[in-house]
A computed fold for a 75-nucleotide RNA from Candidatus Uabimicrobium amorphum, annotated as transfer RNA.
RNA sequence: GGCCCUGUCGUCUAGCCAGGCCUAGGACACAAGGUUUUCAACCUUGCAACACGAGUUCAAAUCUCGUCAGGGUCA
Numbered sequence: 001g002g003c004c005c006u007g008u009c010g011u012c013u014a015g016c017c018a019g020g021c022c023u024a025g026g027a028c029a030c031a032a033g034g035u036u037u038u039c040a041a042c043c044u045u046g047c048a049a050c051a052c053g054a055g056u057u058c059a060a061a062u063c064u065c066g067u068c069a070g071g072g073u074c075a
Stems, first nucleotide, its partner, number of pairs: 001074007010028004020058001030046005051067005
C1' cells in the first nucleotide's frame, strides 16, 4: 500500500442483512426508596449509548461515500 471485518449506556450485548411499529431493548454496575436490628439477598424506580462528517429519503443505528480507531490477511 491492496482487500476484508468491527465500532451502540460505565462494562457486556440485542436491534443493522430486510429503513418507520416503542421513548434504541436486556444483563451487570451505580443512585434513591421499600424490606431487614445491620449487612447481604430480594422488590420498585431512576440513570446513561448508535465513532465522526457528508449524501440518499417524507423518514437513517440500519442504505451509500469519505475520515478516524482497532483487528485479520496478502505483498

The same sequence occurs in records of 2 taxa.
Rfam family: tRNA. Its family is annotated with triplet codon-amino acid adaptor activity in the Gene Ontology. The family's RNA type in Rfam is transfer RNA.
RNAcentral holds the sequence, with entries from ENA and Rfam.
NCBI's taxonomy places the organism under Bacteria, Pseudomonadati, Candidatus Uabimicrobiia, Candidatus Uabimicrobiales, Candidatus Uabimicrobium.